[in-house]
Context: one part of a larger RNA
RNA sequence: UCGUGGCCGAGGAACUAGGCAAUUUACAUCCGUAACUUAGGAAAAAGGAUGCCCUGCUGCAGGCUUAUGCCGUAGGUAGGGGGCACAGAAAUGGCUCAAGCGACUGUUUAACAAAAACAUAGGUCCCUGCUCAACCAUUAAUGGGAAGUAUAGGGGCCGACGCCUGCCCAGUGCCCGUAGGUCAAGACUGGGGGUGACCGCAUUAUGCGCGAGCUCUUGGUUCAAGCCCGGGUGAACGGCAGCAGUAACUAUAACUGUUCUAUGGUAGCGUAAUCCCUUGUCGGGUAAGUUCCGACCCGCACGAAAGGCGUAACGACUUGAGCACUCUCUUAGUCACGAGCUCG
Numbered sequence: 001u002c003g004u005g006g007c008c009g010a011g012g013a014a015c016u017a018g019g020c021a022a023u024u025u026a027c028a029u030c031c032g033u034a035a036c037u038u039a040g041g042a043a044a045a046a047g048g049a050u051g052c053c054c055u056g057c058u059g060c061a062g063g064c065u066u067a068u069g070c071c072g073u074a075g076g077u078a079g080g081g082g083g084c085a086c087a088g089a090a091a092u093g094g095c096u097c098a099a100g101c102g103a104c105u106g107u108u109u110a111a112c113a114a115a116a117a118c119a120u121a122g123g124u125c126c127c128u129g130c131u132c133a134a135c136c137a138u139u140a141a142u143g144g145g146a147a148g149u150a151u152a153g154g155g156g157c158c159g160a161c162g163c164c165u166g167c168c169c170a171g172u173g174c175c176c177g178u179a180g181g182u183c184a185a186g187a188c189u190g191g192g193g194g195u196g197a198c199c200g201c202a203u204u205a206u207g208c209g210c211g212a213g214c215u216c217u218u219g220g221u222u223c224a225a226g227c228c229c230g231g232g233u234g235a236a237c238g239g240c241a242g243c244a245g246u247a248a249c250u251a252u253a254a255c256u257g258u259u260c261u262a263u264g265g266u267a268g269c270g271u272a273a274u275c276c277c278u279u280g281u282c283g284g285g286u287a288a289g290u291u292c293c294g295a296c297c298c299g300c301a302c303g304a305a306a307g308g309c310g311u312a313a314c315g316a317c318u319u320g321a322g323c324a325c326u327c328u329c330u331u332a333g334u335c336a337c338g339a340g341c342u343c344g
Base pairs, nucleotide, nucleotide: 001339002338003337004336005335006334007333009331010330011329014328019325027051028050029049030048031047036041038160052081053080054079055078056077057076058075062071063070064069082086094323095322096321097320098319099318100317101315102314106118107117122158123157124156125155126154127153128152135144136143137142161310162309163308164307166240167239168238171237172236173233174232175231176230177229180228181227182226186222187221188220189219190218191217192216193215194214195213199209200208201207241259242258243257244256245255268302269299280296281295282294283293284292
């Protein structure tokens, strides 16, 4: 000097990214206990007192006596005593205030992440009528769904609860519709080209005619779904403007005009886990506060089930503040063990 384990005078978070770590607290009985609240909780809230030994009185249960008494460990009550220390060792909650997120218990990256992520009860939408439901596995057989039957099963999104969930169907998707347009193979049918069996005629050694079949090609008629077309649908994918002017100080604009659009962001919230400018401005807390809390709102780029805003309880979550407490720190010291170093 380092490591591990301790102690301490004064101060008490000045340490640090951050009270990390370590203290404090802790048991039982009695007293006492706020906001808020879903009336259950919050709550062991918080905050106090007592606890050892001896003695007196009283005395439940019980016992002894049988007469109306006596004793009496628990409990109650009054007094006294000793020690540095009385829950005498060990084990054994620190607490409070405020905010964010997630309702909660639960689950997760075995071995760097336990969370605000996942799940959840609950909400809503879609599919499914059972002779193989929809859906899933599979080449198939078959199996699951289900020995179930719409109060059932499958899928999507949101995520307790409370108050709510606005406008847009033009685009995309889905559902419904069928008059018209378009429209495949196939079927029927017409024309043209190539080849040309059989048969016939004639002749003459090979022709001509008829032409089935095969094949190439080109039209017409008929013809389903789909698409075009017409409606509907947002807790379907999604979307929810701009520019000017205007009030008797100024400023601002309830108001007006205009362009575009399917419609122009409603309620609520808002410098936010979302704000670039930004350490926004004001207020609070501090001697001093880029964080925090309360307001404000020109929201770069919140916003209503990729839910909006609240919310008691809960959280090894995140953030800010305080009390208590402490070797985290400042100053001043110290002990044990181990390592290291020096000497031998």
This is a predicted structure of a 344-nucleotide part of an RNA (large-subunit ribosomal RNA, domain IV) from a candidate division WWE3 bacterium. It matches the Rfam family "Bacterial large subunit ribosomal RNA". Its family is annotated with ribosome and structural constituent of ribosome in the Gene Ontology. The prediction has a mean pLDDT of 85. RNAcentral holds the full RNA, with entries from ENA and SILVA.